The RNA shown here (small-subunit ribosomal RNA) has 1386 nucleotides. Rfam family: Bacterial small subunit ribosomal RNA. Model confidence (mean pLDDT): 83 of 100. The RNAcentral record of the sequence draws on ENA, Greengenes and SILVA.

RNA sequence: AGAGUUUGAUCCUGGCUCAGGAUGAACGCUGGCUACAGGCUUAACACAUGCAAGUCGUGGGGAAACGAUUGGAGGCGCUUGCGCCUCUGAGGCGUCGACCGGCGCACGGGUGAGUAACGCGUAUCCAACCUGCCCCGCGGCAAGGGAUAAUCCGCAGAAAUGCGGUCUAAUACCUUAUGUGCUCCGAAGAGGACAUCUGAUUCGGAGCAAAGGCUUGCCGCCGCGGGAUGGGGAUGCGUCUGAUUAGAUAGUAGGCGGGGUAACGGCCCACCUAGUCGUCGAUGGGUAGGGGUUCUGAGAGGAAGGUCCCCCACAUUGGAACUGAGACACGGUCCAAACUCCUACGGGAGGCAGCAGUGAGGAAUAUUGGUCAAUGGGCGAGAGCCUGAACCAGCCAAGUAGCGUGCAGGAAGACGGCCCUAUGGGUUGUAAACUGCUUUUAUACGGGAAUAAAGUUUGCCACGUGUGGCAUUUUGCAUGUACCGUAAGAAAAAGGAUCGGCUAAUUCCGUGCCAGCAGCCGCGGUAAUACGGAAGAUCCGAGCGUUAUCCGGAUUUAUUGGGUUUAAAGGGAGCGUAGGCGGGAAUCCAAGUCAGUUGUGAAACCCUGCGGCUCAACCGUAGUCGUGCAGUUGAAACUGGAUUUCUUGAGUGCGCACAGGGCAGACGGAAUUUGUGGUGUAGCGGUGAAAUGCUUAGAUAUCACGAAGAACUCCGAUCGCGAAGGCAGUCUGCCGGGGCGCUACUGACGCUGAGGCUCGAAAGUGCGGGUAUCAAACAGGAUUAGAUACCCUGGUAGUCCGCACUGUAAACGAUGGAUACCCGUGGUCGGUUUUUUUUAUUCGGUCACCAAGCGAAAGCGUUAAGUAUCCCACCUGGGGAGUACGCCGGCAACGGUGAAACUCAAAGGAAUUGACGGGGGCCCGCACAAGCGGAGGAACAUGUGGUUUAAUUCGAUGAUACGCGAGGAACCUUACCCGGGCUUGAAUUGCAGAGGAAGUCACCGGAGACGGUGAUGUCUUUAUAGUCUCUGUGAAGGUGCUGCAUGGUUGUCGUCAGCUCGUGCCGUGAGGUGUCGGCUUAAGUGCCAUAACGAGCGCAACCCCUUUUUCCGGUUGCCAUCAGGUGAUGCUGGGCACUCCGGAGACACUGCCAUCGUAAGAUGUGAGGAAGGUGGGGAUGACGUCAAAUCAGCACGGCCCUUACGUCCGGGGCUACACACGUGUUACAAUGGCCGGUACAGAAGGCAGCUCCCACGCGAGUGGUUGCGAAUCCCGAAAGCCGGUCCCAGUUCGGACUGGAGUCUGCAACCCGACUCCACGAAGCUGGAUUCGCUAGUAAUCGCGCAUCAGCCACGGCGCGGUGAAUACGUUCCCGGGCCUUGUAC
Repeated sequence: AGAGUUUGAUCCUGGCUCAGGAUGAACGCUGGCUACAGGCUUAACACAUGCAAGUCGUGGGGAAACGAUUGGAGGCGCUUGCGCCUCUGAGGCGUCGACCGGCGCACGGGUGAGUAACGCGUAUCCAACCUGCCCCGCGGCAAGGGAUAAUCCGCAGAAAUGCGGUCUAAUACCUUAUGUGCUCCGAAGAGGACAUCUGAUUCGGAGCAAAGGCUUGCCGCCGCGGGAUGGGGAUGCGUCUGAUUAGAUAGUAGGCGGGGUAACGGCCCACCUAGUCGUCGAUGGGUAGGGGUUCUGAGAGGAAGGUCCCCCACAUUGGAACUGAGACACGGUCCAAACUCCUACGGGAGGCAGCAGUGAGGAAUAUUGGUCAAUGGGCGAGAGCCUGAACCAGCCAAGUAGCGUGCAGGAAGACGGCCCUAUGGGUUGUAAACUGCUUUUAUACGGGAAUAAAGUUUGCCACGUGUGGCAUUUUGCAUGUACCGUAAGAAAAAGGAUCGGCUAAUUCCGUGCCAGCAGCCGCGGUAAUACGGAAGAUCCGAGCGUUAUCCGGAUUUAUUGGGUUUAAAGGGAGCGUAGGCGGGAAUCCAAGUCAGUUGUGAAACCCUGCGGCUCAACCGUAGUCGUGCAGUUGAAACUGGAUUUCUUGAGUGCGCACAGGGCAGACGGAAUUUGUGGUGUAGCGGUGAAAUGCUUAGAUAUCACGAAGAACUCCGAUCGCGAAGGCAGUCUGCCGGGGCGCUACUGACGCUGAGGCUCGAAAGUGCGGGUAUCAAACAGGAUUAGAUACCCUGGUAGUCCGCACUGUAAACGAUGGAUACCCGUGGUCGGUUUUUUUUAUUCGGUCACCAAGCGAAAGCGUUAAGUAUCCCACCUGGGGAGUACGCCGGCAACGGUGAAACUCAAAGGAAUUGACGGGGGCCCGCACAAGCGGAGGAACAUGUGGUUUAAUUCGAUGAUACGCGAGGAACCUUACCCGGGCUUGAAUUGCAGAGGAAGUCACCGGAGACGGUGAUGUCUUUAUAGUCUCUGUGAAGGUGCUGCAUGGUUGUCGUCAGCUCGUGCCGUGAGGUGUCGGCUUAAGUGCCAUAACGAGCGCAACCCCUUUUUCCGGUUGCCAUCAGGUGAUGCUGGGCACUCCGGAGACACUGCCAUCGUAAGAUGUGAGGAAGGUGGGGAUGACGUCAAAUCAGCACGGCCCUUACGUCCGGGGCUACACACGUGUUACAAUGGCCGGUACAGAAGGCAGCUCCCACGCGAGUGGUUGCGAAUCCCGAAAGCCGGUCCCAGUUCGGACUGGAGUCUGCAACCCGACUCCACGAAGCUGGAUUCGCUAGUAAUCGCGCAUCAGCCACGGCGCGGUGAAUACGUUCCCGGGCCUUGUAC
C1' cells in the first nucleotide's frame, strides 16, 4: 500500500465483499511447564447457610460464663497435712455476657436501575456557607439536684416482645454561678476598583459553658480564634438522537416583605407586575451513569466506558423523617406495597447490587478456602480486639509474555505409503533405523531465603517533663514456596486450519446439480486442483480455526478530503425577512488573531531514560506530554467595532430610438358550419380496400343573400420580447421593461437568500354565459386469432369568455444566482461614433465553429461544463417507493413533507466491437424477372417417419437427414430375435508342462455347431528346435456407452472476397487507422487519393482435360503413292504422307487500331486469329461458424461386461403395413405407338472372364466350336432417315396386378432373386396450394459403358457420346451474400 465482483471487451460512477488490528468473549478440535494480569456483559431475578462493625472495665452500676486465689461442707487417696473430686460462699483478683454511657456504624466493600441533569468534565467564584476526630493559640473546669436501665419481684403472650412495681451509678440528664470570649440588638464609623453594598475599630444592653477517671502525671471536658482536611452552593463553556415533537409555561418570570436553611435562592408563603423560554431547536419522545482512559486510525476522526483511579446515583419497590459534625443512612428507624418464612391464626420476622455459595436466566463467567504476617481502617492510655477491606492460596489456555517437546552426524536415498509416461522413476526424505552428545522443564532426593521495618515486653543509661539510646525478648498465612544442588534417562510432552482466484500452498480416488461447500465471485449434471477421503504441500504453533462486535481499508458523509448536462443530485420562476458574505483611503479600540509569562490540566495510563524480578510480560523511579481553560503583559498586518472621507459597485436624472412584454376596448377579411332561395341530377363521402353515414322528402356540386362562434394565411427567420410559464390579424388607450448616449445627483445604499409572499403550460374543479370547428368518454363500421387500439362515420364533457380554485409537467440548456479574469474566426438583432454612402469602431443581446483548459467520455469552450470567490438548493447502491403512517394544504381530483420491514450483487453513464432491424445507400448471384422442362395428382421402385413385431440391428433429422453410410441384406454379410453349444475361448501371441505327427477317409447320433467310433498317416532334422494337439498361465475379445473427453476425415456458409500481421500514428482504454473515399474489376482485381508504409493467408497465375498447329516417334494404329491377292476386308509386301496414338513445343498478352477516361480500365456486327477479353470444364475451399456429422470405416482417453454385453451353429428378421413424406421410373399419347428396311459414336471392361461363328429353341437360353490376358479378339448404339399401318378412343395409348409355362445363378429362390413366353389389361386423358433445375454444346431428348457382383430386386450411382433449343427489358420486389452508414435496454 491494496484486491475481487456489473461488460463480449473498455473507461467511469457506484454499492457489496476480502486481506489488518482489537475483545471481560463464546463454540469446535487439541493441550507440557512458569510468571503476570483477568473472570455474570444476561434477571437492579429470587435467595438456604456461614461470615462481612465493632470497641472501650483508665466513664458506670454490676458479676451470667471462664480462670486463679481463698473460706465453708462432704468424699477419696493416703506419706495427717498435702493432693484430687463434688457442692457452696467471697467482685477481693484476672477479666467479662447482657445493661447505662462514649466513640465508630455517613469509612471501607458492591452495583449501574434511575438520571440528558450544574449529573459529569474543565475553569472561575462564595463579602452567601458548615466541618467530629487532628494541629496551633488564648481562657476555663465552681455549687448543687432528681431520675433511670441492668438486677430483683410480678403480669400478658406460642413467639417477637410488651407492661407494672421496688432499689441504684455515671464522662447519662437537669438547675444555678462565672464569661477570655461568642451571638443578637442599639449608636458612631476608617477603609475598599465593582458589589441587594461590605464593614476595621470603639461604646452600651441582653443571652450562652464545662466531667471526670486512674497506677499522680497522664488521659479526658468546656468556650473562643486560626489552620488543615472533608463537604455544601453559584456561574461560563463542553456533554447522544430524531422537527413524521413547534410552540412551552400560573409558582410559571420578576419584584417588595416574611418563613426556612449551615448558607444563597419561588426553596416555601402573602401581595404586586405580566412576564419567561424557543428554529443559535424550547417543550415533549427515545436512548444512556459521566470522566481519566481503552481500541482503531498517518492524522483528523470513529467506536467503547469491563478490570484500576476520581465523581455521581442506588441498596426489594415507593415515601418519610429521627439521631448525629456529617445520612434523609446497603448489614438503623417508621409507614405503604409486592414477595418469602414462622405461627398456638391473635400476631410476628426478613431484605447478598458485601465475601463465598444456591436456584433461575443464558452461548457464557470461579472456592460455602487461609491469615490478620504485611498495608490500611474503627475503638482503646496501652497490651490488644474487630476487619470476606487487604494480602495470599484454589479453579479456568479466557488474555499477554517466557521456556520446552531435543542436538549433531547419518544415503543401501531402506521398508511402507502416494503419484507417474509403470519393472523404471518421482515424493514422503536426513526424515527413520543406526552412532555420538546434552538434560532446560517434568520426576525423585537433599539444602533453603527475602518479605520484619516499626512497635511491644523486660532491664539499664542520659538529661528538666518527655523523648532518646543500649541490651534482651517476641511476631510469617502464603511456605519447606522461590532459589540452589544431586540422580537417571531422549527419556514424560504437537496440534489446528488451509491448499479455484482474492491468498502462501496440488495430485489421486470416491460422488455425479446428488451428497455437499461457500467471506465475495462462485463450485458439483461421469475425467471436480472448489464436495468427501488419502498422499503431499503451505501458514501459525500450546495453540489453531469459527462465530459475534468495534475501528480500519471506505476520499463510501469528503474540516483535512467528494459531488450535482447525460451516472444519485439545481428548487418551475421571481420578490424578499432572518442569516451568511461584501469596494477605495485615513484615525482610534483591541472582541477574534499572534507572542511572552503565571496558575491549573490528580494519580494511574501513553512516550522516553535508568533500575528490579535469570530474560520478557510485569513492576519501580525520573522526565517529557496532556494540543485545553483561566489570569496577566504586549503587538496591530488581517477580520471585527467606532468615526471621517471617496466614486469605480448599485441607484437616480436627461436625451434617443426598440420589441409578436402585459391589460382593456374597437375594427377587418378569408375559411368552416348552418339557414333561406335559385340552378341541377344520382350519387356523395370515406379508405390500403371497404363499410357505417348523407341522398329522389333532391344530397354532393354550384350561385345569391343571411346568421354564429373560434382562430388569425403570406411576411416568418439559427428572428424579437419577457423572471419563468409564455407572447403573432389591424388600430387606439393605459402599465411595465431592458439597451445606447450624456456624466448632473446620492455615496456601498451591494450579492445571495432558510422560513415567507407572489406568479405559474396543459388537463381538471365550482358558479354563470357561450358553443362554429375540433374532440376524451360513448355509439356504429372496418382491421384482426382477438382489437376495450391504430383507420373511417358520428358524437358529449371540454376547447372560448367572466369570477374563483388547483400548483403540477421531459416546468429542459435535463446546466441555481452574482462578480472578476482568460486566444480567436464567421453570421445575425437593437443602439452608438465616423465618413458622403459602402466600410470601420464601440456597447448590449443571440447563433455557429474552434485554441488553451476541463471532462469517464460524448462533449463544453468569454452566454463554460475553464480559472477563482460568495450565498442558496440538492445527492450518498438497485428494488420496495415518491409507496405506507402521521401532519399541512385543497370543494374534490390530488399536492407538499416522507420512512421501514424485506430483497438483490448489482442497478447505472459514456464510448468500442459484433450481431440484428418489416433503417438508409452501393453492388453481386438462375435470387427475381423472361423462357424451357419437371415435382406436387396415377401406378410402380426406393429411402424415411409412424405403427406393428420375438426381432423388424444401428447411425444420418431445416437449409447442410430421407436412391444417405449401403459401389449389391435369399444363407453368409448381420451388428437384431428364438433355440442349441463353448469358456485361454472364433482369430493373434509369449512362457511352462504333456503328447505324439499334422492331416485324410469312412460310419453312427444330431437341424447344425458339435460329440462318438474306426481306419489310414512318420514331414524338415534327428540333438535341440520348429509345426500341430491338449493342459495351465500371462496377454484376449466386445458393431457395449460417451462424436459434449479426442485424432483423422467430411458437410455447410462459399470459390463468397474476404481474414489478419509488423512498424508507425490516433485514443486513458476496449479499440481505430491501414482494409475508409472516388473510379474500376469476376475478385481487398487494379488505379488515384490518403497518417500511414509494407507484408502474410485467400483472389488470380502455376497443374490436368478439351479446342488449333509444328516437330519427334510409328505397332497391335493408318493406307496417299507402288506391287500382290480375295466373294469381301490394310488381307499381304511396302510406306509413315494423312488420320490416330503419346512425348516435346508454339499460340492469347487488351499485344494492335479507333473512341472515352488522369490512370486503372471500358466500348467496337474492329482487324488478325482455330480460339478474344479469366476461351470451356476440372482439381484447388482463407481466418473462422454450426459443442454440425462420424467411438458402426479406422485410431484413441475414460467407464462398463468376462461360463457373457465374448464366440460358434440352425432358423427367423433387417423385405412387416391402416397411413404420412422425400427422391425417382413409366405414362397419360399422333412432334406418337407398332411393323419392316437403313446410317453414324465415345468411353470402359474382359480368363472361375468377354465371346465371334454354327446348330436347336418364339424367347430367356442351351450344346458345340473359335479368337483374345487384348490400339490385334469380343465390338453391333438409340433417337435419326425411308416405307407401311393405327385415326383421337381409356385406344394397336399405358403397362400395374394376376394366372399358367419356363430359363439362369446358386448348397438352397417358401418367407425373399432376376429374366423369358402366352394370357389377364388396373389407375392414369397433363395434375390444387405450393415448389425444383437450367444461360450453350447448356436445358431437353436418345442410347452405350463401368464399379459392387454367384445371381440380383439398378428405374439408383459414376462415366460416355448422339441430336440439340428458347430467353434475359431490367434490379422495384422474394431469397442469400459483400462494403459503407444509422438505431439498439441484444
Overview:
The same sequence occurs in records of 3 taxa.